[in-house]
């Protein structure tokens, strides 16, 4: 001089004036006093926002629904291993990616369980494919040339069999070009018409045994197998584990006061009771099963209250308090003299504000101080 | 405080679940009609799909964050 990483910290004193909760004391009520009570009064005392009080992601405490029952639907996490009251937090740790480094990220199970996708380009998009390209070895066309056989007008003409040439007509060929994200291992000899794991060496995935290390993820060494396997599961789905719902406008207790309409109150056994079928409610999302009520319950509407105390809280409302102002001092910018050292003057401190509590995350942030660590002069 | 939906052309809204050129209507602007003008024919133009990031070859879509709007939810009978 550029970074990486972790932890504090969020202005500080005094004065005035103001707010909200508790307590004391005057004040006023009751009362013969003793004491009690009240508050829209008055005073003194003491408390009085945060690292995220935010967002409402996640989990738990606490309430309450039908004991928190099973099961089908649906929701979540998803490498090991600890840790936690729990969690998709937090800690090591492997592994994969980035970065010269110090570090940093990572929804990181399964793609031979079984469906589906891979749009456009391009021959071809999944156990694939023939556009140029090479080759045409073997059929097959058409030329030569040598035999061999058979016809006849004696030179030709058919068939056949060996050599050879030419076409690219069947075929082969995945080396090579081009197309795309993404073309079915690389690379070098062999090898073949020409090619190609076709063979053979090394390298590089993968499997499968053996052996060490490590609780584990995993990872070192070796042997075998030419096995060469394409991606997407923040698609469906498959495995593993996990989750009843709803949430302090939960939820309990007093005070005042009152309705309208519908579901189902059925049927069977001579009357009741009991018993069976049948109906409607009930776990505050959905669907059988079990249990339970049917005095109740649920549905739509319409009215009144926006009442008190508990929940609630050494901050604690329910019109919802934590604030201005003035000095100084302390970070920081600007501007004037000035050689500097410095002085003067002016601006100037973010983000945000609890509402039942608590762990975490995740976002937002003017600056400031502390350690540790790396690169590069 | 709780809970739940939405955000795509100037304005209403579809496409999302099952990923592959962003669409209708209205509105605008141009030209034909017509003496002008409405109305009607016929073209056209215009979208950071709220923002950032990540899965993926590709993202309005699928996952996470944030940022705004809108709606419910008291207690009694």
């Nucleotide at each position: 001089g550029a970074g990486u990483c972790g932890g504090c910290u969020g202005g500080g004193u005094g004065g005035c004036c103001g707010c909200g909760g508790c307590c004391c004391g005057g004040c006023c009520c009751u009362g013969a006093g003793a004491a009690g009570g009240u508050g829209a009064c008055c005073g003194a005392g003491u408390c009085g926002a945060g690292g995220a009080a935010g967002g409402u992601c996640g989990g738990g405490a606490c309430u309450c629904c039908g004991a928190a029952g099973g099961g089908a639907a649906g929701g979540g996490u998803g490498c090991u291993g600890g840790u936690u009251a729990a969690c998709g937090g937090c800690c090591a740790g492997g592994c994969a990616g980035g970065g010269u480094g110090a570090c940093c990220u990572g929804a990181c199970g399964g793609a031979c369980a079984g469906u589906g996708c891979c749009a456009c380009a391009g021959a071809g998009a999944a156990c694939a494919g023939a556009c140029c390209g090479c080759c045409g070895a073997u059929g097959g066309c058409g030329g030569g040339u040598c035999g061999c056989c058979g016809g006849c007008u004696c030179g030709c003409c058919g068939g056949u069999g060996g050599c050879u040439c030419g076409c690219a007509c069947a075929g082969g060929u995945a080396a090579g070009g081009g197309u795309g994200a993404a073309a079915c291992g690389g690379u070098g000899c062999g090898g073949u018409a020409a090619g190609a794991g076709c063979g053979c060496a090394c390298c590089a995935g993968c499997g499968u045994c053996c052996g060490g290390g490590g609780u584990g993820a995993c990872u070192c060494g070796g042997a075998c197998g030419g096995c060469u396997c394409g991606g997407c599961a923040a698609a469906c789905c498959c495995c593993a584990c996990c989750c009843g719902g709803a949430g302090c406008a939960a939820g309990g207790c007093c005070a005042a006061g009152u309705g309208u309409g519908g579901g189902a109150u059925g049927g069977g056994u001579u009357c009741c009771c009991g018993c069976c079928c049948g109906c409607c409610c009930c776990g505050g999302c959905u669907c059988g099963c079990c249990g339970g009520g049917g005095c109740a319950c649920c549905c739509a509407c319409u009215g009144g209250u926006a009442g008190g105390c508990c929940g609630c809280u050494c901050a604690g409302a329910u019109g919802g308090a934590u604030g201005g102002c003035c000095a100084c001092c302390c970070a920081g910018g600007c501007g004037u003299c000035g050689g500097g050292a410095g002085a003067c003057g002016c601006c100037g401190g973010a983000c945000a504000g609890a509402a039942u509590c608590c762990c975490g995350c995740c976002u937002a942030c003017a600056g400031g101080c502390c350690g540790a660590c790396u690169c590069a002069c | 405080c709780g809970g739940g939906g939405c955000g795509u052309a100037g304005c209403u809204c579809a496409g999302c679940c099952u990923g592959g050129u962003a669409g209708a209507g209205c509105a605008u602007c141009u030209g034909c009609u017509u003496u002008g003008g409405g109305a009607g024919c016929a073209g056209a133009g215009g979208g950071u799909c709220g923002g950032a990031g990540g899965u993926u070859c590709g993202a309005a879509u699928c996952c996470u964050c944030u940022c705004g709007c809108c709606c419910c939810g008291a207690c009694c009978a």

This is a predicted complex of two RNAs, RNase P RNA and transfer RNA, with 454 nucleotides together. Rfam match: Bacterial RNase P class A. The family's RNA type in Rfam is ribozyme.